Notes:
A computed fold for a 72-nucleotide RNA from Camelus ferus, annotated as transfer RNA. Its mean pLDDT, the model's own confidence on a scale to 100, is 83. RNAcentral holds the sequence, with entries from Rfam. NCBI's taxonomy places the organism under Eukaryota, Euteleostomi, Boreoeutheria, Artiodactyla, Camelus.
RNA sequence: GAGGGCGUAGCUCAGUGGUAGAGUGCAUGCCUAGCAUGAAUGAGGUCCUGGGUUCGAUCCCCAGUGCCCUCA
Numbered sequence: 001g002a003g004g005g006c007g008u009a010g011c012u013c014a015g016u017g018g019u020a021g022a023g024u025g026c027a028u029g030c031c032u033a034g035c036a037u038g039a040a041u042g043a044g045g046u047c048c049u050g051g052g053u054u055c056g057a058u059c060c061c062c063a064g065u066g067c068c069c070u071c072a
Base pairs, nucleotide, nucleotide: 001071002070003069004068005067006066007065010024011023012022013021018055026042027041028040030038048064049063050062051061052060
């Protein structure tokens, strides 16, 4: 320099044009003599950035950017 993949909750990851979920972690109280476990409830996200298409974009298109892989 060229090509490809991935950026979504604190962490690991789903989702796929109609406005976002799980596990785990965190908080609250319950349970216990207490701790652990357990079950319940809750908080937590400008879906990497900018632009475009669309009635509507996390999803489609373009550019940028960070990481990873391959080639030179």